About this RNA:
Predicted 3D model of a 348-nucleotide part of an RNA (small-subunit ribosomal RNA, central domain) from a metagenome. The RNAcentral record of the full RNA draws on SILVA.
Context: one part of a larger RNA
């Protein structure tokens, strides 16, 4: 580079929005760029290849074919790409009428718990383990009552329920705020999909500044177990965990399944609309989500199975034998940590 792949063998980018590119929906017309035919120049000689011939053969050499898949010029042909010109609604969008949500910021508030501080009550333990000790405790602890203090978290409802593009989001009200579904078919008229670079967002930990600090808890002390325990258990506990603001930019960021569209057996839960049709919660239809199962068909096999890993098409990313290596070096970006791009000798 052709190929051939990517749930689990190597391999879908962690997510979006988005430029440039790629690709695109009926109809009609007109234009012939692309695309096809014809003709015509041109494509040097030699060489290759084919045929015949020439040195007694052969290498060699000669003569003639072809090839030289290319380019240019011309005539035509007009399905199908492109262009342009009109048109249309089913793709896309808006508009109006309802729906459901832990979707996101921000302020505010609320009760249970732990822990603390004060007071009462009360007397000797408590606590903790497999035992146990380090601990706390007569300076009055555990336990029980009241009162107060802060800080995190939102039990029950909760459900292969909901929402979000993805990390992710669960107490209550409030105010701003995005998204998405279902009915209407009134509007615009292909305004679409995808998407190298770009741009943002992006769990935890970790880093900067400044606050907070209850609780749990790297690190570290101790006490236990062990042969030994730089651990698993138990007493402590400091970073952190929480809050503003910046930074990091990685993760088994996972469905190990990139993204949009068609189409192709059903059954049967559950979530949100709608219609209908008996009447009060049920049936049958339909839309959009979320789950089980199971048919064709795929699949190496497990499995997948209208929510595809099936049958197709368009765009992106990616793989291309195990180590060496997700490393060195060198670039970008970071305060740093470190993160991105990313090899080679050598080896089997």
């Nucleotide at each position: 580079c052709u190929g051939g792949g990517c749930g689990u063998a190597a391999a879908g980018g962690g997510c979006g929005c988005g430029u440039a590119g790629g690709c695109g929906g009926a109809c009609a017309g007109u234009u012939u760029a692309g695309u096809c035919a014809g003709a015509g120049g041109u494509g040097a000689a030699a060489g290759c290849c084919c045929a015949g011939g020439g040195c007694u053969c052969a290498a060699c050499c000669c003569u003639g074919g072809a090839a030289u898949u290319g380019c240019c010029u011309u005539u035509g042909a007009u399905a199908c790409u492109g262009g342009c010109u009109g048109u249309c609604u089913u793709g896309a969008g808006u508009a109006c009428g309802g729906g459901a949500g832990a979707g996101g910021u921000g302020c505010g508030u609320g009760g249970a718990a732990c822990u603390c501080c004060g007071a009462g009550u009360g007397u000797a333990g408590a606590g903790g383990u497999g035992a146990a000790a380090u601990u706390c405790g007569u300076a009055g602890a555990u336990a029980u009552u009241c009162g107060g203090a802060a800080g995190a978290a939102c039990a029950c409802c909760a459900g292969u329920g909901g929402c979000g593009a993805a990390g992710g989001c669960g107490a209550c009200a409030c105010a701003c705020u995005g998204g998405c579904c279902c009915g209407u078919u009134a509007c615009u008229g292909a305004c679409g999909c995808u998407g190298a670079g770009g741009c943002g967002c992006g769990a935890a930990a970790g880093c900067g500044u400044g606050g907070g600090g209850a609780g749990c808890a790297a690190a570290c002390a101790g006490g236990a177990u062990u042969a030994g325990a730089u651990a698993c258990c138990c007493u402590g506990g400091u970073a952190g965990u929480c809050c503003a603001c910046g930074c990091u930019g990685u993760a088994a960021a996972c469905g190990a399944u990139g993204a949009g569209u068609u189409c192709u057996a059903g059954u049967u839960g559950u979530c949100g609309g709608c219609a209908u049709g008996c009447a009060u919660g049920c049936a049958u239809g339909u839309c959009g989500g979320u789950g089980a199962c199971g048919c064709a068909g795929c699949u190496a096999a497990c499995g997948c199975a209208u929510u595809a890993a099936g049958c197709a098409c368009u765009c992106c990313g990616c793989c291309u034998g195990g180590g060496g290596a997700g490393u060195a070096c060198g670039g970008u970006c970071g305060c740093a940590a470190g993160a991105u791009u990313a090899a080679a000798a050598c080896u089997c």